[in-house]
RNA sequence: GCCGGGGUGGCGGAACUGGUAGACGCGGCGGAUUCAAAAUCCGCUGGUGGUAACACCUUGGGGGUUCGAGUCCCCCCCCCGGUA
Repeated sequence: GCCGGGGUGGCGGAACUGGUAGACGCGGCGGAUUCAAAAUCCGCUGGUGGUAACACCUUGGGGGUUCGAGUCCCCCCCCCGGUA
């Protein structure tokens, strides 16, 4: 250089054919239990603003298509594998 795969909350990792982004697990926070703790169980858990209702933002970066994009198209960055 060329070919293939990948980049999504704090971390791992889903999202089928373009239709509520973040299932599930870990971690975190609160509670129950305990003399206290571990373990277990219950609830909550992307970010910002707000007392709240709610609003806005968010899939590596930029652009395009579309009513609608994590998903399709183009350019770029980064990681993994193959190849000369």

Transfer RNA from an Olavius algarvensis Gamma 3 endosymbiont, 84 nucleotides, folded computationally. It matches the Rfam family "tRNA". Rfam classes the family as a transfer RNA. It was read from a public genome assembly. The organism belongs to Gammaproteobacteria, within Bacteria. The prediction has a mean pLDDT of 83.